Lysine riboswitch aptamer, 174 nucleotides, folded computationally. Its mean pLDDT, the model's own confidence on a scale to 100, is 77.
């Protein structure tokens, strides 16, 4: 002095990086929910079963017509604020919703669990008003990043984020 387990620190990938949140604006939709007529003659609602409850002959439901007329979700623009396993899925448990059990759906927390570098395009399958997004898989090129191999500063393989660059400080062995 170079190198290297592990270990703090700080970094990059992208002007489509994640993410959350505020505002606007189109969709959502002439839908829903309400009201009137007709119509029609016992059903019919509370997510499905059972149940229990409401409503109905002072007229249920199915049709058709008219007035009224949203809203969350998801989206796009702007701004803010935390990041770089940021984050997203899937799996198990727990509260919650909604009248009561069961079930299925949704949402939120949690975990020494799994998978996944990123973003985009196609294609299937889910979601969903929806040919938009969104997640899930395959495939395709594109990017950054190790590593080898080559040498035209670029290719061609192949790896994955518990990764990779840089500082530190010095265990071990030599």
């Nucleotide at each position: 002095a170079a190198g290297u387990a592990a270990g703090a620190u700080a970094g990059a990938g992208g002007u489509u990086g994640c993410g959350u949140u505020u505002u606007c604006u189109a969709u959502c939709a002439g839908u829903a929910c309400g009201g009137g007529c007709a119509g029609g003659g016992a059903u019919g609602u509370g997510u499905c079963a059972g149940g229990c409850a409401c409503a109905g002959a002072g007229g249920a439901a199915a049709u058709g017509c008219c007035c009224c007329g949203a809203a969350a979700g998801g989206a796009g623009g702007a701004g803010a604020c935390g990041c770089c396993g940021a984050a997203a899925g899937g799996a198990a448990a727990a509260a919650c919703g909604c009248c009561c059990u069961g079930a299925a759906c949704g949402u939120u927390u949690u975990u020494a669990c799994c998978u996944u570098g990123g973003g985009c395009g196609u294609g299937c399958a889910g979601u969903u008003a929806a040919g938009a997004g969104c997640u899930g898989u395959a495939c395709g090129a594109c990017u950054g990043u190790c590593a080898u191999c080559g040498a035209u500063u670029c290719g061609a393989u192949g790896g994955g984020g518990c990764g990779c660059u840089a500082u530190c400080a010095g265990g071990u062995a030599a």